[in-house]
Predicted 3D model of a 1410-nucleotide RNA (small-subunit ribosomal RNA) from a metagenome. Rfam family: Bacterial small subunit ribosomal RNA. The sequence is in RNAcentral, with records from SILVA.
RNA sequence: AGAGUUUGAUCCUGGCUCAGAACGAACGCUAGCGGCGUGCUUAACACAUGCAAGUCGUACGAGAAAUCCCGGGCAACUGGGAGAGUAAAGUGGCGCACGGGUGAGUAACGCGUGGGUAAUCUACCUUGGAGUUGGGAAUAACACCUCGAAAGGGGUGCUAAUACCAAAUGUAAUCCCUGGAGCUUCGGCCCUGGGGAUAAAAGAUGGCUGAGGCUUGCAAGCUAUUGCUCCAAGAUGAGCCCGCGUACCAUUAGCUUGUUGGUGGGGUAAUGGCCCACCAAGGCAAUGAUGGUUAGUUGGUCUGAGAGGAUGGCCAGCCACACUGGAACUGAGAUACGGUCCAGACUCCUACGGGAGGCAGCAGUGAGGAAUCUUGCGCAAUGGGGGCAACCCUGACGCAGCAACGCCGCGUGAGUGAUGAAGGCCUUCGGGUCGUAAAGCUCUGUCAGGCGGAAAGAAAGUUUUCAGGGUAAACAAUCCUGGAGAUUGACGGUACCGCCAAAGGAAGCACCGGCUAACUCCGUGCCAGCAGCCGCGGUAAUACGGAGGGUGCGAGCGUUGUUCGGAAUUAUUGGGCGUAAAGAGCGUGUAGGCGGCCUUGUAAGUCAGAUGUGAAAUCCCUUGGCUUAACCAAGGAAGGGCAUUUGAAACUGCUUGGCUUGAGUACGGGAGGGGGAAGCGGAAUUCCCGGUGUAGAGGUGAAAUUCGUAGAUAUCGGGAGGAACACCGGUGGCGAAGGCGGCUUCCUGGACCGAUACUGACGCUGAGACGCGAAAGCGUGGGGAGCAAACAGGAUUAGAUACCCUGGUAGUCCACGCCGUAAACUUUGGGCACUAGGUGUUGCGGGUAUUGACCCCUGCAGUGCCGAAGCUAACGCAUUAAGUGCCCCGCCUGGGGAGUACGGUCGCAAGACUAAAACUCAAAGGAAUUGACGGGGGCCCGCACAAGCGGUGGAGUAUGUGGUUCAAUUCGACGCAACGCGAAAAACCUUACCUGGGUUUGAACUGCUGUGGAAAGCUCCAGAGAUGGGGCCUUUCCUUCGGGAACCGCAGUGGAGGUGCUGCAUGGCUGUCGUCAGCUCGUGUCGUGAGAUGUUGGGUUAAGUCCCGCAACGAGCGCAACCCUUGCCCUUAGUUGCCAGCGGUUCGGCCGGGCACUCUAGGGGGACUGCCGGUGACAAGCCGGAGGAAGGUGGGGACGACGUCAAGUCAUCAUGGCCUUUAUGUCCAGGGCUACACACGUGCUACAAUGGCCGGUAUAAAGGGCUGCGAACCCGCGAGGGGGAGCCAAUCCCAAAAACCCGGCCCCAGUUCGGAUUGCAGUCUGCAACUCGACUGCAUGAAGGCGGAAUCGCUAGUAAUCGCGGAUCAGCACGCCGCGGUGAAUACGUUCCCGGGCCUUGUACACACU
Repeated sequence: AGAGUUUGAUCCUGGCUCAGAACGAACGCUAGCGGCGUGCUUAACACAUGCAAGUCGUACGAGAAAUCCCGGGCAACUGGGAGAGUAAAGUGGCGCACGGGUGAGUAACGCGUGGGUAAUCUACCUUGGAGUUGGGAAUAACACCUCGAAAGGGGUGCUAAUACCAAAUGUAAUCCCUGGAGCUUCGGCCCUGGGGAUAAAAGAUGGCUGAGGCUUGCAAGCUAUUGCUCCAAGAUGAGCCCGCGUACCAUUAGCUUGUUGGUGGGGUAAUGGCCCACCAAGGCAAUGAUGGUUAGUUGGUCUGAGAGGAUGGCCAGCCACACUGGAACUGAGAUACGGUCCAGACUCCUACGGGAGGCAGCAGUGAGGAAUCUUGCGCAAUGGGGGCAACCCUGACGCAGCAACGCCGCGUGAGUGAUGAAGGCCUUCGGGUCGUAAAGCUCUGUCAGGCGGAAAGAAAGUUUUCAGGGUAAACAAUCCUGGAGAUUGACGGUACCGCCAAAGGAAGCACCGGCUAACUCCGUGCCAGCAGCCGCGGUAAUACGGAGGGUGCGAGCGUUGUUCGGAAUUAUUGGGCGUAAAGAGCGUGUAGGCGGCCUUGUAAGUCAGAUGUGAAAUCCCUUGGCUUAACCAAGGAAGGGCAUUUGAAACUGCUUGGCUUGAGUACGGGAGGGGGAAGCGGAAUUCCCGGUGUAGAGGUGAAAUUCGUAGAUAUCGGGAGGAACACCGGUGGCGAAGGCGGCUUCCUGGACCGAUACUGACGCUGAGACGCGAAAGCGUGGGGAGCAAACAGGAUUAGAUACCCUGGUAGUCCACGCCGUAAACUUUGGGCACUAGGUGUUGCGGGUAUUGACCCCUGCAGUGCCGAAGCUAACGCAUUAAGUGCCCCGCCUGGGGAGUACGGUCGCAAGACUAAAACUCAAAGGAAUUGACGGGGGCCCGCACAAGCGGUGGAGUAUGUGGUUCAAUUCGACGCAACGCGAAAAACCUUACCUGGGUUUGAACUGCUGUGGAAAGCUCCAGAGAUGGGGCCUUUCCUUCGGGAACCGCAGUGGAGGUGCUGCAUGGCUGUCGUCAGCUCGUGUCGUGAGAUGUUGGGUUAAGUCCCGCAACGAGCGCAACCCUUGCCCUUAGUUGCCAGCGGUUCGGCCGGGCACUCUAGGGGGACUGCCGGUGACAAGCCGGAGGAAGGUGGGGACGACGUCAAGUCAUCAUGGCCUUUAUGUCCAGGGCUACACACGUGCUACAAUGGCCGGUAUAAAGGGCUGCGAACCCGCGAGGGGGAGCCAAUCCCAAAAACCCGGCCCCAGUUCGGAUUGCAGUCUGCAACUCGACUGCAUGAAGGCGGAAUCGCUAGUAAUCGCGGAUCAGCACGCCGCGGUGAAUACGUUCCCGGGCCUUGUACACACU
């Protein structure tokens, strides 16, 4: 110090969440020791039991008993002494008002802080002064009597005091009268004189003396100590008063009659309505009274950089309380925790009459609760009460106990140790890791354990003794100081120390997807579960559960709760309000806040210095003490603030005097839909009357409802009535806003310009308040032409409570009164000042010029646009700021709930204003970016449409698919881009499916071990076959003769096998957009950024093709070209071609001969917008032309950018994971993949005459051929058979090309069209054609007469049509892949459909428009 989370990505706004620290904690798991702290936060709930406040005999009277001893007595018993002047009780004194507990109440002078008391008190203590005389009367205890169950009383009698009472004295005190000095807040205070009045006391103890008095041991006396009384002062403590500070709610706005004040009294220690009588009518409040809710408060504590925020447990100060409420008494002090009285609730006792009690003291109990301890020891220390003291009392306190509740410290071992052991886990099977970790070896000894030793905390007091000193006449006594000795420890035999033995007894918890340090395997399969936020889990989960490993902390670790922080997320420090939440609809103006220039004074604010205070503890610093630390101690520092005081005088305030620039007034002008009232005008709509006139009108996308023959619409004339004011008219004007528009008149507000004069800060803003405030709405009364919510009807539609149409009422209009809201928006509050410009426009003015109006320059005021700096998240704003500053007001604080509920105010109502919470979400938003999309726009392509030609969809059939069926009909492919697709050949095989029969190291592969044998080949039997059994035949190579190698069989082992699953785990390959023209990068530049630019623009192209321009410049993948083929020519070569030219000829290039031509296949040439003209921007290019075999890419092919579709394929292959292993492997036979009510796709053949049939006749290309093509010839109607020449092929063969052409027949019909289906007979292939092949012949002759909605292909050698070949293949082709023959039509054009490209626009879409 930040991070996660809104988005495809970005910036911003904004909330939520996390990391930190802390705790009087609780819960879960775990737990060795010690030190120091802390421990009912809830029920101020109720309490059993014990203890927590007594003490003094040196104030006083009185005074036991048990027991023991000595006497008497036989004994019962009795006398004396000790116990003992003790216990217990009483009178009296002091204390009990402290200490200890709690936080209920209290929002208050309660607390804090600083003052005041001239308005006061203060026991004990200290100092000073004065005194302490002489008397009196009682009473408790006690005794007796008596009431009561008890608790408790009552009566009579006796007695003492430091108890009580009256008296004397009175320095002084108080009061009254009367002088003087000082101070003062003018009330008084204080000092000092005189006179008068009032009011005191107590003794005790020790020593000496006991001459004098007497009862001869007492009193008195002296002295010391102590006590007592009065006064003064101090100290301490307390009371009262005041300034300031001290929670939330305004959805609490008014409160108050002892209330506010006065006079006079009462009361108090003391002021005061504290109380009373009378008089006056005040007092408080928006600077928050009153009311309500909550709360003890502070030092401090936690957090925070701080400012703050939260908090007030322990410790310390103050306050309040003591079962609840009230009251007084005593006392220096209480309205009294362990006192009294009264009332109440509760508990207990009771003889029912009546009594007793108060743990918020320490322990402890119950209850409540998530939760909080021992009915301990001791007064040894510290402190307190009493006492002269000893001493007593002290649950204050000191200690111990329980609890990881917190903080701090220590330990659970150290060194060495690599076969990196075993084992676990993982693995790419090589290994890695746990891991020097363990074991082993060598050591150490903290803690715990045992044994032993052993503190400090203790000093004082007392006492013994010694010395010195004070008082005193004094060697008594007493007091003080000092030395020596004795005596006192709860904790505790504790801390600490030593020794002994022994690695032995001592580690867990959470986490490991990101935030956030830490990763793998298995299980699970949107299940179980996790989760603080985002989010994980639907078969490969680093997020669930377990394991291994790791990370963090460690006697603890996590979780939960709470606080602060992060959060600048309430913003004083330190935020905002055009669009994210947020400017009130507008003005006038009160309080308040703020305020021009010069000057005088003052000193409230301000600044500086000093003083006081700011308790201690805490925090900080420095030291010191416990072995260290925590902890503790000492010293220091610091401390906002408050108060007093001295000074300064700039600024603010107040004040004095002035000023004119802010503001205003007067004067002169012009502009204006500014406002109010009255009157007037024309156009138009509608209605009424009349005329003309006739069949429609009206309305719509098209219609209908509607109006019209009872005369509409149209048209002319006349009339009525209401509302609104065309043109001018304009980002023009006016107004505060709402708003304002015909003309005239009257009344009236404001702004602006100009020039002078005057006033002299009179100003700005503005909480409340008041006024204005569109439309709609409401009330009363008018008015009502048009328009028109509601309503009705007609249409539209799936519906249509809408949009469209026909009607139509409130309303719209006027008057008066309400309402008080709008996207009342410039979504931008008002004022002042400052900060580049350019350009338009409105009003007024100045200058120049002019006859004048314009034009030009310029000032002020308004109103627009563009733009600099600056600002902004960006968009944008920009002298009319959203810039830079100042002043004032209003408003905001995540989304929803909700501008809602409740309450209040207003309103006739509708409703308005004010305005929450529960609950819920992890976002909701703003701006901009890239895409995608749009029944948005622009430009442009494509057989996309259009123009054409031929099809499909109807029929029959082939084939594929769905569906159905089946033992099985194996599997995959599903819009385009699955469906004659994988399959370029399912009778067996293929084959993956089914049934049945076998087999288990296996059909195929490989390593090792053992064992046997060459392997093969031929053959017989059983069997459907696999298989099983047998027979024959023989033997390879090397050799050190043991054996070994290769191969085969058997047994075993490691392992094979799987067309089993996952194409959503993958590679590879492929389809598709799409041969569409696109897709990107580097550097630079722009932008906060995502991104943009480049690649956009102007042209052009088939093309991101090229040119030009340009903050871009270049480059890459694509396009094109390079490659193949085809079209022309040349050349090279010549077992095809030619008679071209010659010869021969069986007339066939057949032969000789020859390569000229064709051709073949090698190499070249050729085409490049090269030339000309036009056009274009002097470009790229386009158009036309020439030449040319070919012309603008000549035709065709191969070639497919970044990417998209989780597209297809685990069944081509490869491959991770999972599954299977006498089976999901493998072998075999048979069956199935060929099923068949149906549906779809793709083909074939047709429906005929541009045809069919018969006969004749011509012309290809490209291929294939040795288990092959197979000629001639013969046989068969034919399929075919026989035959076998030739050919490993430019040589031979397949091989006949067919349509075409010629001739003939058919004559529009289910036909001489069409050929399905079926019967019979055959051929061929093959082990085998039943399921289930192809072909032939004869016979049969079905549907079908050109095909609904819809839909496909094709732009030229194309469509259409015709045949030929090939792959696969034993056989089987209407499919597929090729080949050539014949050979069209049409394209105006780009509005529309589909797909695509570029630019642009909108978007609340981004799994991206379904």